[in-house]
Context: one part of a larger RNA
RNA sequence: CGUAUACGGUGGAUGCCUAGGCAGUUAGAGGCGAUGAAGGACGUGUAAGUCUGCGAAAAGCUGUGGUGAGUUGACAAAACGCAUUUGAGCCACAGAUGUCCGAAUGGGGAAACCCAGUCCUUAGGGACUAUCUGCAACUGAAUACAUAGGUUGUAGAGGCAAACGAGGGGAACUGAAACAUCUAAGUACCCUUAGGAAAAGAAAUCAAUUGAGAUUCCCCUAGUAGCGGCGAGCGAACGGGGAGCAGCCGAGGCGAUACAAAGUAGUGGAACAUGUUGGAAAGCAUGGCGAUACCGGGUGAUAGCCCCGUACACGAAGCGUUGUAUUGUCCAUAUUAAGUAGGUCGGGACACGUGUUAUCUUGACUGAAGAUGGGGGGACCAUCCUCCAAGGCUAAAUACUCCUAACUGACCGAUAGUGAACCAGUACCGUGAGGGAAAGGCGAAAAGAACCCCUGUGAGGGGAGUGAAAUAGAACCUGAAACCGUAUACGU
Numbered sequence: 001c002g003u004a005u006a007c008g009g010u011g012g013a014u015g016c017c018u019a020g021g022c023a024g025u026u027a028g029a030g031g032c033g034a035u036g037a038a039g040g041a042c043g044u045g046u047a048a049g050u051c052u053g054c055g056a057a058a059a060g061c062u063g064u065g066g067u068g069a070g071u072u073g074a075c076a077a078a079a080c081g082c083a084u085u086u087g088a089g090c091c092a093c094a095g096a097u098g099u100c101c102g103a104a105u106g107g108g109g110a111a112a113c114c115c116a117g118u119c120c121u122u123a124g125g126g127a128c129u130a131u132c133u134g135c136a137a138c139u140g141a142a143u144a145c146a147u148a149g150g151u152u153g154u155a156g157a158g159g160c161a162a163a164c165g166a167g168g169g170g171a172a173c174u175g176a177a178a179c180a181u182c183u184a185a186g187u188a189c190c191c192u193u194a195g196g197a198a199a200a201g202a203a204a205u206c207a208a209u210u211g212a213g214a215u216u217c218c219c220c221u222a223g224u225a226g227c228g229g230c231g232a233g234c235g236a237a238c239g240g241g242g243a244g245c246a247g248c249c250g251a252g253g254c255g256a257u258a259c260a261a262a263g264u265a266g267u268g269g270a271a272c273a274u275g276u277u278g279g280a281a282a283g284c285a286u287g288g289c290g291a292u293a294c295c296g297g298g299u300g301a302u303a304g305c306c307c308c309g310u311a312c313a314c315g316a317a318g319c320g321u322u323g324u325a326u327u328g329u330c331c332a333u334a335u336u337a338a339g340u341a342g343g344u345c346g347g348g349a350c351a352c353g354u355g356u357u358a359u360c361u362u363g364a365c366u367g368a369a370g371a372u373g374g375g376g377g378g379a380c381c382a383u384c385c386u387c388c389a390a391g392g393c394u395a396a397a398u399a400c401u402c403c404u405a406a407c408u409g410a411c412c413g414a415u416a417g418u419g420a421a422c423c424a425g426u427a428c429c430g431u432g433a434g435g436g437a438a439a440g441g442c443g444a445a446a447a448g449a450a451c452c453c454c455u456g457u458g459a460g461g462g463g464a465g466u467g468a469a470a471u472a473g474a475a476c477c478u479g480a481a482a483c484c485g486u487a488u489a490c491g492u
Stems, first nucleotide, its partner, number of pairs: 001491009015477001016441002020412002022409007029401002031160002039101003042055003046078001049075003061095007070082002106115003116129005131157009164195001165193005175182001179229001205212002216243005226234002247393003252330010263319002266314003272287005288305002290294001296308003342366008352378001373388005428435002448476001451463004
């Protein structure tokens, strides 16, 4: 040095676990904000730090209701306390307080800071003072009346928020095996703005010689008819079947009372013992019991009957929601649509790229009729059929989920599942926009190793003790491999 065996070190795979995620279902909610939001800064405790809560009335104050023998939030022990039926703490609802920044709004500003004015004041302090818009009043120029402007009062707005909606703008990569029409796509993205949904909507609609009867969504029709450098590709409708149905012309708004329902704290809630193995019984054995409850979780191993629950039954002073009934109050447009329909030129939308291209829309220029009228039926004309534009409102079926509750999973199980199971959008990186981790597990219970010894008043270890186990000792479940040793045997 090699091989083999045994025992270790290192390392943290694997197994098991779950505190966290992921995807849904059914309901709820669908907003918060000048009565100062979302989000923060700084404070606040017996308290040095962090999280949570709260705000100079500061882990809290008041009231009502519920519960109740314990409690003083967590890391995190201890102390001082509070309370025990004269009710602490906790839970629900309502109220009070609520520093400073932030739309931030008295002015300024390098956010959490600086500096003011007016009025009131119990002398501590308090209130008001932004801008824009509507309305009202008072004022008021050039300029006579007026108007602009100004001042005051009053009402509203402003900002934030995950997706979904509507409107205004609007790419390119790409595909066409290049590329220009075309496609991607009215997509991404930007702006404006609304609601719990939005938008659309009660035929100047379709149909075809029979008729249908607002809108929206789904399944067919159908990858059909068509469009298309007739390339790549794009792609209907009629009609049928469903979901849901509602019509109208102010289809009302805002309250109050009564009743009902569900919600927002909660309450009751059945039934088991012995023996045995074991550290521990829920295991095994024997004999019982409950079940409108054998969903689920916990307890020293696997518990219907130990605990929490579960089925079932019950409960609200207060608060908000919905429905019904009664009642109060407020306000009630327009009067059948003209610079319109149509036309010409140029665009856009329609599945439809100008084409034989109807229909819708409109930038420019034009421009009717008046129900004995007008629009449409895919060039156009006639006949026929059908409807009535140029005013407006309208629930449901549909879309979505930042959020709440319950439940579900041939979803994950710590290199997985969210980036984040752990004090994570943290540490760290970047001037910045932005990027962005790693990191779970002692034990049933800390019983977390008193005391002794070696040592640097070390690190680490040896005894002792605890424990079922300490090769479960905090670098802590299991503890693979690579890698490093020790011992023995053999070989060289």